[in-house]
RNA sequence: GGGCCUGUAGUUCAGUCUGGUUAGAAUGAUCGACUGAUAAUCGAUUGGUCCUCAGUUCAAAUCUGAGCAGGCCCA
Numbered sequence: 001g002g003g004c005c006u007g008u009a010g011u012u013c014a015g016u017c018u019g020g021u022u023a024g025a026a027u028g029a030u031c032g033a034c035u036g037a038u039a040a041u042c043g044a045u046u047g048g049u050c051c052u053c054a055g056u057u058c059a060a061a062u063c064u065g066a067g068c069a070g071g072c073c074c075a
Stems, first nucleotide, its partner, number of pairs: 001074007010027004020058001028046006051067005
């Protein structure tokens, strides 16, 4: 220098292919139930600039372009 992949909750990820309901799961945190007291279990609450900017569209996490960060391969 060239090519490909990844970026979504504190953490690990789904959702993107095929644009359309309020953006979800597990886990974590807080409170409560249970217990003599813990753990486990159950319930409630708490959670997001969908990496950034711009474009397309009635409508974008999703499509397009340019960047940023990380990873892999080639030279």
A computed fold for a 75-nucleotide RNA from a Candidatus Woesearchaeota archaeon, annotated as transfer RNA. RNAcentral holds the sequence, with entries from ENA. Rfam family: tRNA. About the family: Transfer RNA (tRNA) molecules are approximately 80 nucleotides in length. Its family is annotated with triplet codon-amino acid adaptor activity in the Gene Ontology.